[in-house]
Molecule: transfer RNA
Organism: Candidatus Dadabacteria bacterium
RNA sequence: GGCGGUGUAGCUCAGGAGGUUAGAGCAGGGGUCUCAUAAGCCCCGUGUCCCGUGUUCGAGUCACGGCACCGCCA
Numbered sequence: 001g002g003c004g005g006u007g008u009a010g011c012u013c014a015g016g017a018g019g020u021u022a023g024a025g026c027a028g029g030g031g032u033c034u035c036a037u038a039a040g041c042c043c044c045g046u047g048u049c050c051c052g053u054g055u056u057c058g059a060g061u062c063a064c065g066g067c068a069c070c071g072c073c074a
Base pairs, nucleotide, nucleotide: 001073002072003071004070005069006068007067010026011025012024013023019057028044029043030042031041032040050066051065052064053063054062
């Protein structure tokens, strides 16, 4: 330098034929229980969906440009 992949909550990741509330597990906070702690049970998310532009009535999802990381080739 070329090609491909990934980027969504603190962490690991779903959601990818555009559609009306953006989610799961873990972590964290509150409560309940206990003499107390742990476990169990109940509740709690204001996340610019990496950045920008565009397409569209509507974009996490599509297009273009960029950035970061990973892999292959040179």